The part of an RNA shown here (large-subunit ribosomal RNA, domain II) has 676 nucleotides and comes from Ruminococcaceae bacterium OttesenSCG-928-I18.
Context: one part of a larger RNA
RNA sequence: UCCGGCGAGCGAAUGUAUGCAGCGAGGUUAAGGUAUUCAGUACCGGAGCCGCAGCGAAAGCGAGUCUGAAUGGGGCGAGUUUAGUUGCAUGCAUUGAGCCCGAAACCGGGUGACCUAUCCAUGGUCAGGUUGAAGUCGAGGUAAGACUCGAUGGAGGACCGAACCGACUUAUGUUGAAAAAUGAGCGGAUGAACUGUGGAUAGCGGAGAAAUUCUAAUCGAACCCGGAGAUAGCUGGUUCUCCCCGAAAUAGUUUUAGGACUAGCCUCGUGUUAGAUUACCGGAGGUAAAGCACUGAAUGAACGCGGGCCCGAGAGGGUACCAACUUCUAUCAAACUCUGAAUGCCGGAUAAUUGAUGCACGGGAGUCACACAGUGUGAGAUAAGUCUCAUUGUGGAGAGGGAAACAGCCCAGACCUACAGCUAAGGUCCCAAAGUAUGUUUAAGUGGAAAAGGAUGUGGAGUUGCGCAGACAACCAGGAUGUUGGCUCAGAAGCAGCCAUUCAUUCAAAGAGUGCGUAAUAGCUCACUGGUCAAGUGACUCUGCGCCGAAAAUGUAACGGGGCUAAAACAUACACCGAAGCUUAGGCGUCCGCAAGGACGGGUAGGGGAGCGUUGUGUACGAGGUGAAGCGUUAGCGUAAGCGGGCGUGGAUUGUACACAAGUGAGAAUGCCGGA
Repeated sequence: UCCGGCGAGCGAAUGUAUGCAGCGAGGUUAAGGUAUUCAGUACCGGAGCCGCAGCGAAAGCGAGUCUGAAUGGGGCGAGUUUAGUUGCAUGCAUUGAGCCCGAAACCGGGUGACCUAUCCAUGGUCAGGUUGAAGUCGAGGUAAGACUCGAUGGAGGACCGAACCGACUUAUGUUGAAAAAUGAGCGGAUGAACUGUGGAUAGCGGAGAAAUUCUAAUCGAACCCGGAGAUAGCUGGUUCUCCCCGAAAUAGUUUUAGGACUAGCCUCGUGUUAGAUUACCGGAGGUAAAGCACUGAAUGAACGCGGGCCCGAGAGGGUACCAACUUCUAUCAAACUCUGAAUGCCGGAUAAUUGAUGCACGGGAGUCACACAGUGUGAGAUAAGUCUCAUUGUGGAGAGGGAAACAGCCCAGACCUACAGCUAAGGUCCCAAAGUAUGUUUAAGUGGAAAAGGAUGUGGAGUUGCGCAGACAACCAGGAUGUUGGCUCAGAAGCAGCCAUUCAUUCAAAGAGUGCGUAAUAGCUCACUGGUCAAGUGACUCUGCGCCGAAAAUGUAACGGGGCUAAAACAUACACCGAAGCUUAGGCGUCCGCAAGGACGGGUAGGGGAGCGUUGUGUACGAGGUGAAGCGUUAGCGUAAGCGGGCGUGGAUUGUACACAAGUGAGAAUGCCGGA
């Protein structure tokens, strides 16, 4: 990993609802017993229970009763309308382990100190070498000492180092030779040493030179058995088929937030007769927009209450300062409104459409993590595949076509069959089904990613200058004089800077000078003018399509690819392709309906309905050595679960109909057991 077998909503009691059956103002027996048979049946048994009457706390009264002083009022009943009860089956609930597997733990009673910790008793062990304490003796020394020297002596948690005990480093080993070792080094080695044997201490405990360390490979509380199927708002799993309908991820509350309860939304049954949309009519409202009349914010101007400053002895005066109110001009607001929509909401007669979609009661649920997209707000940074609301859609629970691929986007809602047709979105050069025509644009592979900004790209529309009395561009020539204007300055001469009604002269024209240049001059050039040439040439506005701006990590890689200058873009016309959409032909089912016929059949959680199969029991009928079951293989049939003929194998059981009862269906549980 695979195969085979096993493997999960069960039994009882009670309640409730539905269905069926019995009896019915009644229904029913329980324990127990009798009879026959050995397994239930039949019959007794009326204790009890439910119903037929309620009200009251109760005594109690009673179609009434309670409250109360009450004959009043009110509450609960009766009446107009009496139906229950027992059994069986099914759904659900409660009790209980109650669909299955799964804790870590808790409690009780025991077993452990042959491992290990400490202690007690009694024994044992420590090669060899070194050092040389106290004391003692002798000598020296002294008044006597102290003291010194030499011997002797043999102390020490002394030294070196085997056994022995340990375990600091490192290598190997790491499915090991070994669930802690081996190799090479290493520490202690007369001591708080090591060790044999026997004994003591026990889990809410013991022991501990103390590490949460040890207490039999187990230790923040050992192990074994039991309570015990502990509990698990958690994870995983939960076994045949078809048909009908079909959700939710919200509100409130919650030691509540991944759980629950009630409501909302689903389903089934019964009853009832409404419901929805549009048109029309009548309403409430304060959003969008807008506005400044209020509340605030906020800009400029005029006027200038008041204040500041200056002058003045004061009166008073002045003011290029601040500035209220008012007026004019121009603004802003979720918590501003003199105004004020569109939608949406409420109510209503009528009409049209829809065709059971509404409501009530009762049985059963599931849902309470939502996701994205469009629109309107808020939070955030007018960030997020972000968070939080509202509203619509899709996904969830939805297949099909398109978007290369792509739950949430676009089109469209799959009962089955068809080698029939028409369309949607999107497409029509090839991959790959299907296209042509007309007019224009783009030259950037723009198309086939991007901004501010930039540019004689190019198309369209327009406004306005100059121009055959010769424009624009180019070329030839001129571009002067007072004057080096004045001032400033070291210098300032058109050209550092400042000033100036920036003048005037000669002119075809020529600035007290457009730029380069010089230290300052000089020099070059421009404006302006003449000539040559010859017909258009400048400026600006709006707009279509393009250009630059443009750097990323494996490999072109920002059309899906090839490739395209139309196979790109804009506009127009007519075709075609294209889906499980629609139509056509055939078939099946569900619901409504007397029928004719009509409508409907995607689907998770979930509700409802109808069936198939397995094992056993009863009744009836069968099959089988001329070959049962089982196994293998293969026609055929049925909408499915399935049924089933033939052949082979096998060698003794087994089927059909109806009814009943369940240890009744396997692919998943890191399932269990066995095998390969």
The organism belongs to Oscillospiraceae, within Bacteria. Rfam family: Bacterial large subunit ribosomal RNA.